[in-house]
A computed fold for a 71-nucleotide RNA from a Candidatus Komeilibacteria bacterium, annotated as transfer RNA. The source organism's lineage runs through Bacteria, Bacteria candidate phyla and Candidatus Komeiliibacteriota. Its Rfam family is "tRNA". From the family's description: Transfer RNA (tRNA) molecules are approximately 80 nucleotides in length. By type it is a transfer RNA.

RNA sequence: UCGGGAGUCGUCUAAUGGUAGGACGGCAGAUUCUGGCUCUGCUAAUUGGGGUUCGAGUCCCUGCUCCCGAG
Numbered sequence: 001u002c003g004g005g006a007g008u009c010g011u012c013u014a015a016u017g018g019u020a021g022g023a024c025g026g027c028a029g030a031u032u033c034u035g036g037c038u039c040u041g042c043u044a045a046u047u048g049g050g051g052u053u054c055g056a057g058u059c060c061c062u063g064c065u066c067c068c069g070a071g
Base pairs, nucleotide, nucleotide: 001070002069003068004067005066006065007064010024011023012022013021018054025043026042027041028040029039030038047063048062049061050060051059
């Protein structure tokens, strides 16, 4: 330099263009003599910008970061 892939709660992982969900974690409560286990509730996210669309995590353009391959 060229080609390909990836980026979603703190972490992992879903989501036919139509309410962004689950698990673990954290917090609060229940239970317990205390702790743990268990149960309930809460917490918290789409890599930046622009476009298409009634509606974008998803489609298009352009940046950023990371990975793989070629030279």